[in-house]
RNA sequence: GCUACAAAAAGCCAAACUUAUUGUGAAAUAGGGACGGAAAGCUACGGAUCUUUUAUCUAAAAGAUAGCCGAGUUGUUAAA
Numbered sequence: 001g002c003u004a005c006a007a008a009a010a011g012c013c014a015a016a017c018u019u020a021u022u023g024u025g026a027a028a029u030a031g032g033g034a035c036g037g038a039a040a041g042c043u044a045c046g047g048a049u050c051u052u053u054u055a056u057c058u059a060a061a062a063g064a065u066a067g068c069c070g071a072g073u074u075g076u077u078a079a080a
Base pairs, nucleotide, nucleotide: 006077012037013036017032018031019030020029021028022027035067041073042072043071045070046069047068048065049064050063051062052061053060054059
């Protein structure tokens, strides 16, 4: 120097709930809040779940969820 490692320290993110706004809706954004998280950073690629519409009831199309799982990609500190 590189890789790995979550003990420690510095910090970071932010569930449920709630207020306002947007949306047919799932939900999203901002504020409060803190269940939790080592990628709870990003990406709708594959599954899964949810919403809307149609349906010949076999299903299909459009959208949402990355804090559902997998995959891809980028990154901070790190003792023994």